RNA sequence: UGCUCAUCCAGAGGGGUGGAGGGAUACGGCCCUGCGAAGCCCCGGCAACCAUCCCGGUACACGUUUCUCGUCAAGUGCGGGGCGACCGGGACAGGUGCCAACUCCGUCCCGUCGCCAGAGCGGCGCGGGAAAGAUGAGGG
Numbered sequence: 001u002g003c004u005c006a007u008c009c010a011g012a013g014g015g016g017u018g019g020a021g022g023g024a025u026a027c028g029g030c031c032c033u034g035c036g037a038a039g040c041c042c043c044g045g046c047a048a049c050c051a052u053c054c055c056g057g058u059a060c061a062c063g064u065u066u067c068u069c070g071u072c073a074a075g076u077g078c079g080g081g082g083c084g085a086c087c088g089g090g091a092c093a094g095g096u097g098c099c100a101a102c103u104c105c106g107u108c109c110c111g112u113c114g115c116c117a118g119a120g121c122g123g124c125g126c127g128g129g130a131a132a133g134a135u136g137a138g139g140g
Base pairs, nucleotide, nucleotide: 003138004137005136006135007134008133013043014042015041016040017039021032022031023030026107027106028105029104044099045098046097048096049095050094052091053090054089055088056087057086058085062084063083064082067081068080069079070078071077072075103132108129109128110127111126113125114124115123116122
């Protein structure tokens, strides 16, 4: 860098340095910012995913017969249970990540919804989806 899958209205900021921008990108909106932006450093915090550990539950579809019990027709056997698995919750902070605003909002599509306007196109909002993006996990 591209691919697949999952998640994205929860959560969590101080100091130093720096000196004008920042909120991914383009445009529009709306915000943050000399009461000090981005970046960098230090410390602190959060807990989404992974790892580890604990508790509860579901089910034998899958794995395990080198976990165990039973069984006889004695094996690539069958049945019960356990464990893995799966679901829910918790702990921890090891690997990532994150610490204004829903991913700040809109953009493309849909709606039997609300308001405005009304001849009609439409405008504003709300809801759903897509695209794009972010983060993680996996594999190339």
The RNA shown here (SAM riboswitch aptamer (S box leader)) has 140 nucleotides and comes from Actinorugispora endophytica. The source organism's lineage runs through Bacteria, Actinomycetota, Streptosporangiales, Nocardiopsidaceae and Actinorugispora. The RNAcentral record of the sequence draws on Rfam. Its mean pLDDT, the model's own confidence on a scale to 100, is 80.